Overview
The part of an RNA shown here (small-subunit ribosomal RNA, central domain) has 346 nucleotides and comes from an uncultured bacterium. The full RNA is in RNAcentral, with records from ENA. It matches the Rfam family "Bacterial small subunit ribosomal RNA".
[in-house]
Context: one part of a larger RNA
RNA sequence: UUGGGUUUAAAGGGAGCGUAGACGGAGGAUUAAGUCAGUUGUGAAAGUUUGCGGCUCAACCGUAAAAUUGCAGUUGAUACUGGUCCCCUUGAGUGCAGUUGAGGCAGGCGGAAUUCGUGGUGUAGCGGUGAAAUGCUUAGAUAUCACGAAGAACCCCGAUUGCGAAGGCAGCCUGCUAAGCUGUAACUGACGUUGAUGCUCGAAAGUGUGGGUAUCAAACAGGAUUAGAUACCCUGGUAGUCCACACGGUAAACGAUGGAUACUCGCUGUUGGCGAUAUACUGUCAGCGGCCAAGCGAAAGCAUUAAGUAUCCCACCUGGGGAGUACGCCGGCAACGGUGAAACUC
Numbered sequence: 001u002u003g004g005g006u007u008u009a010a011a012g013g014g015a016g017c018g019u020a021g022a023c024g025g026a027g028g029a030u031u032a033a034g035u036c037a038g039u040u041g042u043g044a045a046a047g048u049u050u051g052c053g054g055c056u057c058a059a060c061c062g063u064a065a066a067a068u069u070g071c072a073g074u075u076g077a078u079a080c081u082g083g084u085c086c087c088c089u090u091g092a093g094u095g096c097a098g099u100u101g102a103g104g105c106a107g108g109c110g111g112a113a114u115u116c117g118u119g120g121u122g123u124a125g126c127g128g129u130g131a132a133a134u135g136c137u138u139a140g141a142u143a144u145c146a147c148g149a150a151g152a153a154c155c156c157c158g159a160u161u162g163c164g165a166a167g168g169c170a171g172c173c174u175g176c177u178a179a180g181c182u183g184u185a186a187c188u189g190a191c192g193u194u195g196a197u198g199c200u201c202g203a204a205a206g207u208g209u210g211g212g213u214a215u216c217a218a219a220c221a222g223g224a225u226u227a228g229a230u231a232c233c234c235u236g237g238u239a240g241u242c243c244a245c246a247c248g249g250u251a252a253a254c255g256a257u258g259g260a261u262a263c264u265c266g267c268u269g270u271u272g273g274c275g276a277u278a279u280a281c282u283g284u285c286a287g288c289g290g291c292c293a294a295g296c297g298a299a300a301g302c303a304u305u306a307a308g309u310a311u312c313c314c315a316c317c318u319g320g321g322g323a324g325u326a327c328g329c330c331g332g333c334a335a336c337g338g339u340g341a342a343a344c345u346c
Stems, first nucleotide, its partner, number of pairs: 004317003007300002012314001014201004021194003025088001027086005033081002035077008048066007091191001092188003095184006103177007110154001114150008125136002162169002206247006216240001220236004258313006266291009295302002319346003328339004
């Protein structure tokens, strides 16, 4: 609850596509549904309000009028909203010409490092720590050289850089593919915005089947530390980490800030276009940052990338705990996820 809010106090859905719905650019014609005006009918009585009257007054009662903000019909008005038709180009989209990037998918290739294997050199230690020990090592380790194997990740460049709706994306090359931006103004002619339900995507961990397994490493084992040490430290080490296909659907999924449009002082750095050029210096469009004015804000702060000024649509909040729990339902192989209370208590 006809109200106020959602960066940090409770509160923006993880993200997109999009159905219904809601809202929607300029001009003209028509209609008259909404809207406005007149009028007719109805809106019982009682009650209410007002005038007058009756009980000595009042309560009470009678009578008349009003109100009854409504509904229906009818006659008009046509600015706005809606319906229908015509038309326009500035919103939106397409084309054409450029251009940008770790955007996505697939395939191939590369070097360093790590571990392992084989061989050589070589000898008593290595490793690890606060200090140690477990561990490895005369069956020759560590170190060093050569060769080989495997898997995973890509140093420098590298940046408040870039791209993507979000999650996210980084060695190099090729193929396929998506997008943005700029310029132009050829084409369509409002085709738009948002979006309940729905559908799709969605880090890490996790699950299923089959591979792979170098490193690291939950669990686990041992050594330390300690009063204890189911930890922090050390030595090992399995799932996992990687790939394919499928599932799962959550995160401080964060800018803790939903999307769209318009408007509102400036300074400065940077990325990508375009224009004009001479390489200075500038203009403009689209991004990414820093600082500030008005304004906003409880303040911190935000400030043309708004948390300012407005409009539209969606989502969400309503004291703390109980509790994101219980129950039910839906989904899932499971783990669990979604929806989501109350008693009680302060």